[in-house]
Molecule: glmS glucosamine-6-phosphate activated ribozyme aptamer
């Protein structure tokens, strides 16, 4: 370095469930209520300098009983502090400012780019449900490019 086997991870649209929906069971003709058990309850993309505090935390896809409601968490945003980068040079340091390791701000254009649902096939389960296979379909951020705009001050050293 390669191959094989096994284990772990591939978790922050993440985990959970008391409201609610659905299914099964119970005294059996049925229904309702009640009780017990089960099940559903975020589809991917994107996202972390550190600490603390605050806050209903980005983007679209699907759907129109659920991505509804609730709890917890969280890489978002804001503030403070620290650290770091740019500013900044073929000298050094500091302040201010803007940012966060891809480390100025704003705008236009471009390229690339998902999963689920739906459909279909199969599997487990009494069932609700769940799992697997299959072609396709986003937007934001970042990226590329163009344009606009910002790039200040002080001290020291050297000539």
């Nucleotide at each position: 370095a390669u191959c094989c086997a096994u284990c772990c991870a591939u978790u922050a649209g993440c985990g959970c469930c008391a409201g609610g929906g659905c299914c099964c069971c119970a005294a059996u003709g049925c229904c309702a209520a009640u009780g017990g058990g089960g099940u559903c309850g975020a589809c991917g993309a994107g996202g972390u300098c550190a600490a603390c505090g605050g806050u209903c935390a980005u983007c679209g896809a699907a759907a129109g009983a659920c991505u509804c409601g609730g709890c917890g968490g969280a890489u978002g945003c804001c503030g403070u502090u620290g650290c770091g980068g740019c500013c900044a040079u073929a000298g050094g340091c500091a302040a201010a400012g803007c940012c966060g390791u891809g480390a100025g701000g704003g705008g236009g254009a471009g390229a690339g780019g998902a999963a689920a649902a739906a459909g279909u096939g199969g599997g487990c389960g009494u069932a609700a449900u769940c799992c697997c296979g299959c072609a396709a379909c986003a937007g934001a951020a970042a990226c590329u490019u163009c344009c606009c705009u910002g790039c200040u001050u002080g001290c020291c050293a050297c000539c």